RNAcentral holds the sequence, with entries from ENA. Bacterial large signal recognition particle RNA from a Chloroflexota bacterium, 265 nucleotides, folded computationally. The coordinates come from a structure-prediction model, not an experiment, and the mean pLDDT is 78. Its Rfam family is "Bacterial large signal recognition particle RNA". About the family: The signal recognition particle (SRP) is a universally conserved ribonucleoprotein involved in the co-translational targeting of proteins to membranes. The family's RNA type in Rfam is non-coding RNA gene. A source record names the gene ffs.
RNA sequence: CCGUGCUAGACGGGGAGCUGGCGGUGCCCUGUACCCGCAAUCCGCCAUAGCGGGGUUGAAUUCCUUCCCGAGGGCUCACGUCGCCGGCAACCCCUCCGGUCAGAAGGUGUUGAACGGUGGGUCCUGCGCGGCAGGAGCCUCCAAACCCCGCCAGGUCCGGGAGGAAGCAACGGUACGGAGUCCCUCCUGGGUGCCGCAGGGGUGCCUGCCCGGAGCCGGAUGACCUGAGGCGGCCCGGCGGCCAGGCUCGACGGAAGGUGCACGG
Numbered sequence: 001c002c003g004u005g006c007u008a009g010a011c012g013g014g015g016a017g018c019u020g021g022c023g024g025u026g027c028c029c030u031g032u033a034c035c036c037g038c039a040a041u042c043c044g045c046c047a048u049a050g051c052g053g054g055g056u057u058g059a060a061u062u063c064c065u066u067c068c069c070g071a072g073g074g075c076u077c078a079c080g081u082c083g084c085c086g087g088c089a090a091c092c093c094c095u096c097c098g099g100u101c102a103g104a105a106g107g108u109g110u111u112g113a114a115c116g117g118u119g120g121g122u123c124c125u126g127c128g129c130g131g132c133a134g135g136a137g138c139c140u141c142c143a144a145a146c147c148c149c150g151c152c153a154g155g156u157c158c159g160g161g162a163g164g165a166a167g168c169a170a171c172g173g174u175a176c177g178g179a180g181u182c183c184c185u186c187c188u189g190g191g192u193g194c195c196g197c198a199g200g201g202g203u204g205c206c207u208g209c210c211c212g213g214a215g216c217c218g219g220a221u222g223a224c225c226u227g228a229g230g231c232g233g234c235c236c237g238g239c240g241g242c243c244a245g246g247c248u249c250g251a252c253g254g255a256a257g258g259u260g261c262a263c264g265g
Base pairs, nucleotide, nucleotide: 001265002264003263004262005261006260009057010056011055012030013029014028015027020046021045022044023043024042034054035053036052037051038050063258064257065256066255067254068253072249073248074247075246076245080242081241082240083239084238085237086236087235091233092232093230094229095228096227098225099224100223101222102221106217107216108215116210117209118208119207120206121205122204123200124199125198126197127196128195129193130192132189133188134187135186136185137184139180140179141178142177148173149172150171156165157164158163
C1' cells in the first nucleotide's frame, strides 16, 4: 500500500417550557432524517443522566473537536412613537354663568326723543248701592178622632118642673207642620258688579297732561375681568405594543484538524 472481517461511533439537531437536574412525549424553528412500544393529574433516568426490543451502516461525503456564518427563540431595553389607565397647580383651547366696555342691522322720534313734574287704570282694604243664593217674616191654601178653641144637632147627666151642666160628630177657626207666591221686610254668604265713595300701596305694565328741545329702543359681534365645567391639548406617573441597541442559546450550511482492532498478501 492492497484485500477480508470487525469495533467505537452514526442513522437528525436546536429553542422556549417542564424539572433539583438531564433526556423524551406535546409547542416552535431548521429541513427530510431506520422501525416498534412507553409518557402531561406526565414518562424514563442521575452528571456515562430517555428506557426496552429489532435493523442498517461503519473508520470517513457520513464519526469526533474547534472556528465562521446565522434561520429562530429567550432576557434586557435608552430615545422616539402608538394605545390604555390615573393625576393635572399653572398655561393653551372649547363651552357656560355673572360683570364692564365698544357696538352692526333694524325700529322709533320736530305729527316732539331722553330727563323732570303731575294724574288715572291694573293691585289691596273698608263702606254704600245693586244683583245672586239661602233662611226667617209677611200673604194664600191645607191642616188636630180625643188629650186645642168657638158653637154644639142627637144622645147623656142634675131637677117635680121651670130650667141648668158637661160635651162627641158635623160646621167654623187655630197651633205644630206642609205646600205655594217671590211683591214687600229682616238676617247671612260670595270665584258677585264695564256701579259709587274713602283710604293704602307700587313704580312692573298700560295710559292722559305739563315742561323740555334731540335723541331713544335694539342688540349681531368683539375685547377685557371673575368664576364653573370639559373621554380636550400640554405636563407628570404607570402598563403594554412597535422601531433601534445590548447579552445569551443556536438549527441548516462552510472551513480546519482528529479517530481504531484482527488476519492474509